[in-house]
RNA sequence: GCCACCGUAGCUCAGUUGGUAGAGCAAUACUUUCGUAAAGUAGAGGUCGGCGGUUCAAGUCCGCCCGGUGGCU
Numbered sequence: 001g002c003c004a005c006c007g008u009a010g011c012u013c014a015g016u017u018g019g020u021a022g023a024g025c026a027a028u029a030c031u032u033u034c035g036u037a038a039a040g041u042a043g044a045g046g047u048c049g050g051c052g053g054u055u056c057a058a059g060u061c062c063g064c065c066c067g068g069u070g071g072c073u
Base pairs, nucleotide, nucleotide: 001072002071003070004069005068006067007066010025011024012023013022019056028042029041030040031039049065050064051063052062053061
């Protein structure tokens, strides 16, 4: 330098032809306990890597850029 894939909650990841953004774990509060752990319950936590474009509507489609992984030279 070229090619492919990936980027979504603190972490690991889903999101099936574009139509209200989710799960598990973690953390927090509460219940339980003399107290902790475990267990149970509840609520919270996201400008979907960035900037544009298409569309009534974009996490999803298109372009460029940034970052990561792998391969080729």
Source information
Predicted 3D model of a 73-nucleotide RNA (transfer RNA) from Candidatus Uhrbacteria bacterium RIFOXYA2_FULL_40_9. The prediction has a mean pLDDT of 82. Rfam family: tRNA. Rfam classes the family as a transfer RNA. Rfam describes the family as follows. Transfer RNA (tRNA) molecules are approximately 80 nucleotides in length. Lineage of the source: Bacteria > Bacteria candidate phyla > Candidatus Uhriibacteriota.